The part of an RNA shown here (large-subunit ribosomal RNA, domain II) has 715 nucleotides and comes from Methanocella paludicola SANAE. Rfam family: Archaeal large subunit ribosomal RNA. The family is grouped with related families in Rfam's "LSU clan". RNAcentral holds the full RNA, with entries from ENA, RefSeq and SILVA. The coordinates come from a structure-prediction model, not an experiment, and the mean pLDDT is 80.

[in-house]
Context: one part of a larger RNA
């Protein structure tokens, strides 16, 4: 890992509600006694519910129906159980108000909740109480052991030498030490971060290391226990256990935490939201959900009209505010400057009005949508097949939500947080989107057959290498959006579309030619002759040529230009806007349009025919379900997705009662097979097998297994 058995809402009380059944203004018997024994049958009102309420009490105390409505029914302009509103009564110093009154309870059984108990199993870490441990260890106390060999030489001592002594120095002797070496024995365990890692070993191994006379090692006796020892202290260590040992018990500790929690069907189906909450992982109540029940007639998301409501998108500048640029005005209120002795007066900046001109607000509005909302009519839906909306009753579950599209607060942003209307996903399966909860298409009772939907239609891979007509040359693109980045800025890439000027009296490009004279204009200057610089910028001759655009020179020169004519011959230029394309454009293994490939496309863009594509749609058969009906049947265009959860009917183990069967002419179990039945499961053959076993009605559970790192065995 895999099989097999086992494995999880139970039971006794209490207590709401619902169905049945007894009796019924009354139901019922506890204990406990007789009989008779798993059963049962007769006693047995102690006591509890009910029979009256109100009122804090104190204490007071109610309609056997007086009037209208009206659903079912009905002998149908009526009556009318049950049902409603009037009226009238008890109580209460809340008196304009509350509660209560025209008789229904009880008691069992059986389902469904809740409550207090282990309360659906399982699971802590932990707490407490009683007892066991100091043969492992730490520490102490008594009493024994043990420690090759070597080395270094402390004190004291002795001789000698020196000194006036003290006393020093030498040589000797001596043998001191938590001295030095050491695989002596013993004790440790330092590096390899070697080996080993289902080991030799729940701490070994191998080399190398470290004390080895001492705070040494070490045997044997013996002491100190669990909030307690004991520690030369590392929270060490106290029997492979230690920031409180181990063992029993309290004990099925509590767990708002995880995980598990066993048969089919058919019907309805949610919530991640408000409120409280020592509340945030919980819980209660409201919202939503389902189920039964009263009731008895109108509900009510739509469409289209009328009549009201508001200040959102936009817009706009009349207000409040924020702002560009001119123009003109006023006042000296403010600051700079100048003239002037001063008074005052010029020139600007600011202020503040006017006119023109450009913006921009959530907390601005002269103006103003679509929508949206109340009221009303129409239509439409939908309801006596009993709805809507309300009542009463039972039971949940939910209270960690998340995409996404619009519209906001936060934040630089974020698959970010927080609102807010829809909708999806959560609880929705099929078909696209390469894989892809929530984009896109559509909401799946079963069968079959056809026709769309998004989406596609070269090959992969179903279906036109379909028509037309443009672009693009970058493999650009072949990506709806998201997850596929790609901006500001630039392009004399290419295509179009509007406009202004030129132009057969010949345009633009381009090549031929001329591009002069007064004059070296004045002045400046060393020079200044178009060409450093200042000023001025005329006149002639010309077809045309400037007081010179630019290059050059020291200064001239010298080479271009404007301009002119020629030569050519048909459009040229400039600005504006627009398609698709180019830069711009950087990330780690080689790579991705899903991939192969694709260029007048298989790429973009714009018309067009056609075809493939889903559980959609349609048809054909059938099963539910609702509703009519005894039925047989019949109706449903607007019924048949479904977690949590709620109801509603079944299948199947056991066992026990009563009826009625099967079995050695082969029961149960096994194995393999046919048939049926929506299922859960029946049933029939064979074969093993060898003695018991269905089945109909009723009762009663230790009543269904794939999971709980489940529990045991096996393998």
């Nucleotide at each position: 890992g895999c099989c097999a058995a086992g494995g999880a809402g139970u039971g006794g009380g209490g207590u709401c509600c619902a169905a049945u059944g007894g009796c019924g203004a009354g139901g019922c018997u506890a204990a406990c006694c007789c009989a008779u024994u798993a059963u049962u049958g007769g006693g047995g009102a102690a006591g509890c519910c009910g029979u009256a309420g109100c009122g804090a009490a104190a204490g007071c105390a109610a309609c056997a129906a007086g009037c209208c409505c009206g659903c079912a029914g009905u002998u149908u302009u009526u009556c009318g159980a049950g049902g409603g509103g009037c009226g009238g009564c008890g109580u209460g110093g809340g008196u304009u108000c509350g509660c209560g009154c025209g008789g229904a309870g009880u008691c069992a059984u059986u389902g469904g909740g809740c409550c207090a108990c282990g309360a659906c199993c399982c699971g802590g870490a932990a707490c407490c109480a009683g007892g066991u441990g100091a043969u492992c260890u730490a520490g102490g106390c008594g009493u024994g052991g043990g420690c090759a060999g070597a080395u270094c030489g402390a004190a004291g001592c002795g001789u000698a030498a020196c000194g006036a002594a003290a006393g020093u120095u030498a040589c000797g002797u001596g043998g001191a030490g938590g001295a030095u070496c050491g695989u002596u024995a013993g004790c440790g365990g330092u590096a390899c971060u070697g080996a080993u890692a289902u080991g030799c070993a729940a701490a070994u191994c191998g080399u190398u290391c470290g004390c080895g006379u001492g705070a040494c090692c070490u045997g044997u006796g013996u002491c100190u226990a669990g909030g307690g020892g004991u520690g030369a202290a590392a929270g060490u260590c106290c029997a492979a256990u230690c920031g409180a040992a181990c063992u029993u018990g309290g004990a099925a500790a509590c767990a708002g935490c995880u995980g598990g929690u066993u048969c089919c069907u058919c019907c309805c189906g949610a919530a991640a939201c408000a409120u409280a909450u020592c509340g945030a992982a919980g819980u209660a109540u409201g919202a939503c959900c389902u189920c039964a029940c009263c009731g008895g007639a109108g509900a009510u998301u739509g469409u289209g009209g009328g009549c009201g409501a508001g200040g959102u998108a936009g817009a706009g500048c009349a207000c409040u505010g924020a702002u560009u640029a001119g123009g003109g005005g006023a006042g000296c209120c403010g600051g700079g400057c100048g003239g002037g002795a001063a008074a005052c007066u010029g020139c600007u900046c600011g202020u503040c009005c006017c006119c023109u001109u450009g913006u921009c607000a959530a907390a601005c509005u002269c103006c103003a949508a679509a929508g949206u909302c109340g009221c009303u009519c129409u239509c439409g839906u939908u309801g006596u097949a009993g709805a809507u909306g309300g009542u009463g009753g039972g039971a949940a579950g939910u209270c960690c939500g998340g995409g996404c599209u619009g519209g906001g607060g936060g934040g630089u942003a974020a698959g970010c947080u927080u609102c807010u209307a829809g909708u999806c996903c959560g609880u929705a399966a099929g078909g696209g989107a390469g894989a892809c909860a929530a984009c896109c298409c559509a909401g799946a009772c079963c069968a079959g057959g056809g026709u769309u939907a998004a989406g596609g239609u070269c090959c992969u891979u179903a279906a036109u290498u379909g028509u037309c007509g443009a672009c693009u040359a970058a493999g650009u693109g072949u990506a709806a959006a998201c997850a596929c980045u790609g901006a500001a800025a630039g392009g004399c890439g290419u295509c179009c579309c509007a406009a202004g000027c030129c132009c057969u009296a010949g345009a633009c490009a381009a090549c031929u030619g001329g591009g002069a004279g007064g004059u070296g204009a004045g002045c400046u200057u060393a020079g200044a002759a178009g060409c450093a610089g200042c000023u001025a910028c005329c006149c002639u001759u010309u077809a045309a040529a400037a007081a010179u655009a630019g290059c050059g020179u020291a200064a001239c020169a010298g080479c271009u230009u404007a301009c002119c004519a020629g030569u050519c011959g048909a459009g040229g230029u400039u600005u504006g806007g627009g398609g698709c394309c180019c830069u711009g454009a950087a990330a780690a293994u080689g790579g991705a349009c899903g991939g192969g490939g694709c260029u007048c496309a298989a790429g973009u863009c714009g018309a067009c025919a056609a075809c493939c594509g889903a559980g959609a749609c349609c048809c054909u058969g059938g099963a539910a379900c609702a509703c009519c009906g005894c039925a047989a049947g019949g109706u449903g265009a607007u019924u048949u997705c479904g977690u949590a959860g709620g109801g509603a009917g079944g299948c199947a183990a056991u066992c026990c009662g009563c009826g009625g069967g099967c079995g050695u002419g082969g029961a149960a179990g096994c194995a393999g097979g046919g048939c049926u039945g929506u299922a859960a499961g029946g049933u029939c053959c064979u074969g093993u097998g060898g003695a018991g076993c269905g089945c109909g009605c009723g009762g009663g559970u230790a009543a269904g297994a794939a999971a709980a790192u489940c529990u045991u065995g096996g393998c």